[in-house]
Context: one part of a larger RNA
């Protein structure tokens, strides 16, 4: 000297732009943080519009805009926190996988066909104080299940070719075996049925199913790098290896049966075992580098979700706001049972030297779902507290010498605060107040119109595309402009020497300072005060870390 997620004195004017539980991975009142699809399916209700009946209150049928409990799809593995564990193929780099998987998306091809048999919703009933549960009995699907077909897949089996690490790996090829599938919406000529409402057909669009390829993402393996302690030298029994079997998407002691090692199979002074610490990395901070110290905030990556265990679904979890079991603690209980998990965003109590609001919006970028409209989204985008940090701006500018007064010093002569103030002259930054104003918005959509495929079609729907309309949480927004008028805006630390910057007064080894060295015992430049001075400045000083 640089620095910090700091704190603590004194002090405090605006604004940008970041940053804010470092301690108890302590415990949580309370709100919200993961839904969405009615164009997958059957109910329910059910504005309105028509029609009948009426005791004039309204009641009954048909059509329907909507709203959904519930069955089914998708997501809920993403996105958000947190580092308790880990010293490890955890996490960097750099490499295999001829050892492997990939919902959604995109591109190829090929299909999308015939039936069946249940449930929940409802209804009746019936237990429980409640969580929630039992029974009979009806129904629907893109839920669920049998069946036909197989381009290719896929499984064994023949020969053929290429290659090869000799294990096997790709190509082409015969004859077998194996395994699919779902509709929905909106339109229309002719046929063909018809109850005259449609049905069968055809068609666009959005699914469905098999099967290549691509793309995103993961699984797994290997070199090498990644802390102290040897006042830890021996370790290990599924250990080491092999041979069958299981498991897995997949290699493997990954599990399991047996065999071999025990007169030694792994490993170990190139540090193995153990014990203490620690999430790793890009990067941060420092230094001229080397290095040495760190791992807030953003970005990858790992692990964790009250402890501690287990699966279940699914393409991917053994799942933070999913399941069950054990356990600790909070709640409710009619005592028989039951219910809960903020390390998500605010918020609360503790613990601390110390860390914020129980806020507005989906307007914007992103995500889920759904064709859309929408809807959800405490991811975000923003506001709000905090001088916590960096930047940047202002507290005025000129002019003014009777060097006023006053203050301190003084040799009593003057000297110094000080051109400093007053006093004149101006100027309006910020702030207040008032008016005006951008961009963050461009798409979906909607209306109108245009053009392209495909198609019988000039219907409708798809995909482009013109021109108008719709959409701002910030937000009393940014910026500009107007008023008025120096007005509302400066402290901290220090002055012995390192160190820049002195003299008076009190004190008199007291009181007290003090990074070191050391001051103070009676003229203290080192203690307090007061003048002066010096240094940073909406800050200045300490403390505590680290270079």
């Nucleotide at each position: 000297g640089a620095a910090u997620g700091a704190a603590c004195g004194c002090u405090g004017g605006c604004g940008g732009c970041g940053u804010g539980c470092u301690u108890a991975a302590c415990a949580c009142a309370u709100g919200c943080a993961a839904g969405u699809c009615g164009a997958a399916c059957g109910g329910a209700c059910g504005a309105u519009g028509a029609c009948c009946c009426u005791u004039c209150g309204g009641g009954g049928u048909c059509a329907a805009a909507g709203u959904u409990a519930g069955u089914g799809g998708c997501g809920c593995a993403c996105g958000g926190g947190u580092g308790a564990g880990u010293a490890a193929c955890g996490c960097g780099u750099g490499g295999g996988u001829a050892a492997c998987c990939u919902a959604c998306c995109c591109u190829u091809a090929a299909g999308u066909u015939u039936g069946g048999a249940a449930u929940a919703a409802c209804u009746c009933u019936u237990c429980g104080a409640a969580a929630g549960g039992g029974g009979c009995g009806c129904u629907a699907a893109u839920a669920c299940c049998a069946a036909a077909u197989a381009a290719g897949a896929c499984c064994a089996c023949g020969a053929c070719g290429a290659u090869u690490a000799c294990g096997g790996u790709c190509g082409a090829u015969g004859a077998g075996g194996u395994a699919a599938a779902a509709g929905g919406u909106g339109g229309c000529g002719a046929g063909u049925c018809u109850u005259c409402g449609g049905a069968c057909g055809c068609u666009a669009c959005c699914g469905c199913u098999u099967a290549g390829g691509g793309a995103c993402g993961g699984g797994c393996c290997c070199g090498c790098g990644u802390g102290a302690c040897a006042u830890u030298a021996g370790a290990u029994u599924g250990a080491u290896g092999g041979u069958g079997a299981g498991g897995u998407a997949a290699u493997g002691g990954c599990u399991u049966a047996c065999c071999a090692u025990a007169u030694u199979g792994u490993c170990u002074u190139c540090g193995a075992u153990g014990u203490c610490u620690a999430g790793c990395u890009g990067g941060u901070c420092u230094g001229a580098g080397a290095g040495g110290a760190u791992g807030a905030u953003c970005a990858g990556c790992c692990a964790c979700a009250c402890u501690g265990g287990g699966a279940c679904u699914g393409g991917a979890a053994c799942a933070c706001g999913g399941c069950c079991c054990a356990g600790a603690c909070u709640c409710c209980u009619a005592c028989g049972g039951g219910a809960g998990g903020c390390a998500g965003c605010a918020g609360u109590g503790a613990g601390g030297a110390a860390u914020u609001u129980u806020u507005c919006g989906c307007a914007a970028u992103g995500g889920g779902g759904g064709a859309a409209a929408c809807c959800c989204u405490g991811a975000c985008g923003g506001a709000g507290c905090a001088a916590c940090g960096c930047c940047g701006c202002g507290u005025g500018a000129g002019u003014g010498a009777a060097g006023a007064a006053g203050g301190c010093c003084u040799u009593u002569u003057g000297g110094u605060c000080g051109u400093a103030a007053a006093g004149c002259u101006c100027u309006g930054u910020c702030a207040a107040u008032a008016g005006g104003a951008a961009a963050g918005a461009a798409a979906u959509c909607c209306a109108a119109g245009g053009a392209u495929a495909a198609u019988a079609a000039u219907a409708a729907g798809a995909u482009c595309u013109u021109u108008g309309g719709u959409u701002g949480a910030c937000g009393u927004u940014a910026c500009c402009u107007a008023u008025g008028g120096a007005g509302g805006a400066a402290g901290c630390c220090c002055c012995g020497g390192c160190u820049a910057a002195c003299u008076c007064c009190g004190u008199g080894c007291c009181a007290g300072c003090a990074g070191c060295c050391g001051c103070g015992g009676u003229a203290a430049c080192a203690c307090g005060g007061a003048g002066g001075g010096g240094g940073c400045a909406a800050g200045c000083g300490u403390u505590a870390u680290u270079c």